[in-house]
RNA sequence: CUCAUCCAGAGGGGCAGAGGGAUCGGCCCGAUGAAGCCCCAGCAACCUCCCCGGUUUUCCGGGAUGGUGCUAACUCCGACAGCUCGCGGCUGGAAGAUGAG
Numbered sequence: 001c002u003c004a005u006c007c008a009g010a011g012g013g014g015c016a017g018a019g020g021g022a023u024c025g026g027c028c029c030g031a032u033g034a035a036g037c038c039c040c041a042g043c044a045a046c047c048u049c050c051c052c053g054g055u056u057u058u059c060c061g062g063g064a065u066g067g068u069g070c071u072a073a074c075u076c077c078g079a080c081a082g083c084u085c086g087c088g089g090c091u092g093g094a095a096g097a098u099g100a101g
Stems, first nucleotide, its partner, number of pairs: 001101006011040005019029003023079004041071003046067002050063005075095001080092005
């Protein structure tokens, strides 16, 4: 840089000791213990390998090993544009995250 996905799902322990939720604003989480590191467990099914079933190879569905990822709140909400008289809401985009190339 390109493509796909982002309203589902899944937490305990040890060390540590004040921050964290990307940025900004809001609103939250946190001494009943934040970030970080380690152990164990789980979720999921993007990629690899294998097996089973369907199908015209492609492909679809299921199971499973491994590589990642993830386990507060829709990507926590908004930010830019459009619709809407407006509150509110909806749609798209940007940005971000993850995977594959």
Predicted 3D model of a 101-nucleotide RNA (SAM riboswitch aptamer (S box leader)) from a marine eukaryotic metagenome. Rfam family: SAM riboswitch aptamer (S box leader). Its family is annotated with regulation of gene expression in the Gene Ontology. The RNAcentral record of the sequence draws on MGnify.